Transfer RNA from a Candidatus Beckwithbacteria bacterium, 71 nucleotides, folded computationally. The source organism's lineage runs through Bacteria, Bacteria candidate phyla and Candidatus Beckwithiibacteriota. RNAcentral records the identical sequence in 2 taxa.
[in-house]
């Protein structure tokens, strides 16, 4: 230099065009003597720009990280 995949919440993962889902963590209640445990709510996100489209996490193109192969 080329070719490939990755990029979504504090963390980790789902989501092949129509309101972004879960466990986790964090707030509040509930249960306890108290704490853990549980049971309930809730805040919190799509790496950045530009195109297509009525609608883009999702398709096209450029940059940026990060990881793999090759030269």
């Nucleotide at each position: 230099c080329g070719g490939g995949g990755a990029g979504u919440a504090g963390u980790c993962a789902a989501g092949u065009g129509g309101u972004a889902u879960g466990a986790u963590a964090c707030g509040c209640g509930g249960u306890u003597u108290g704490g853990g445990a549980c049971c309930g709510u809730g805040u919190g996100g799509c790496g950045g720009g530009a195109g297509u489209u009525c609608g883009a996490u999702u398709c096209u193109c450029c940059c940026c990280u990060c990881c793999c192969c090759g030269a």